[in-house]
C1' cells in the first nucleotide's frame, strides 16, 4: 500500500525543549504565547495480540488442542493518556410543526380531536452505511 475481522459513550499525569498553529477531510464548536501540536524522560490507562485463573462448548467417556464468555495482572509486542471517532456532513426512524377537493367521531354551524397520506424546518448520547482511528491476521 490493499485487503478481511473485531473495537472506538469508560479510562489515563507531571517535567523539559520547540515555537504555530492544532482537533484526518470539509462546515461547525473547540485547544492554543497562562506556550497549543510535536519532540524526549518518567508516569499512568488498559482496546487488541501474548500471560494467568475461572467457566461453557465439541467426545460413547476422558485428555490435548482449538473456539466463545468472563475475570486478572501489566513483565513482554503495539497502542492509548481534551472534548462520545468533539458534533454533523449519505440513507432511515422517532417527535414536534404545517397541509388539503381524503376517512372516523362530536357539532345547528362554524369548528374541534383521531387516523391514514403528502410536505418541509427543527429536535432526539436513535438505527444503520460511508470516511476515520487502533489492534490482528493475509497478500
Nucleotide at each position: 500500500c490493499u485487503u478481511u475481522c473485531a473495537u472506538c459513550g469508560a479510562g489515563a499525569g507531571c517535567g523539559a525543549c520547540c515555537g504555530a498553529g492544532g482537533g484526518a477531510c470539509g462546515g461547525g464548536c473547540c485547544c492554543a504565547a497562562u506556550g497549543a501540536c510535536g519532540u524526549c524522560g518518567c508516569g499512568g490507562c488498559a482496546a487488541c495480540c501474548g500471560c494467568c485463573g475461572g467457566u461453557c462448548c465439541g467426545u460413547g467417556a476422558g485428555g490435548c488442542u482449538g473456539g466463545g464468555c468472563c475475570g486478572g495482572a501489566a513483565u513482554g509486542g503495539u497502542g492509548c493518556c481534551a472534548a462520545c471517532u468533539c458534533c454533523c456532513g449519505c440513507g432511515g426512524g422517532u417527535c414536534u410543526c404545517c397541509c388539503g377537493c381524503c376517512g372516523g367521531c362530536c357539532g345547528a354551524a362554524a369548528g374541534g380531536u383521531c387516523g391514514a397520506g403528502g410536505g418541509a424546518a427543527g429536535a432526539c448520547g436513535c438505527c444503520g452505511a460511508g470516511a476515520g482511528a487502533u489492534g490482528a491476521g493475509a497478500g